[in-house]
């Protein structure tokens, strides 16, 4: 230099057949039990979906670029 995967919350990950408040497990913060921790149970916060841009009434999702990280070729 070509090609293919992959990028979504602090972390791991569904969701990608366009329309519903993007879900869930750990984790973290509160409460509530307990002498106290822990455990458990009840809550809450956190992601405009890698990045610009197009298509469309309407993108995470579809279409183009780029950018990082893997693989594969030479």
């Nucleotide at each position: 230099a070509a090609g293919c995967a992959u990028a979504u919350a602090g972390c791991u990950u569904a969701g990608u057949g366009g329309a519903u408040u993007a879900a869930a497990g750990c984790a973290u913060u509160g409460a509530u039990c307990u002498u106290c921790u822990a455990a458990a149970u009840c809550a809450a916060a956190a992601a405009u979906c890698g990045u610009u841009g197009g298509u469309u009434c309407g993108a995470u999702u579809c279409c183009a670029a780029u950018u990082a990280u893997g693989c594969u070729u030479g």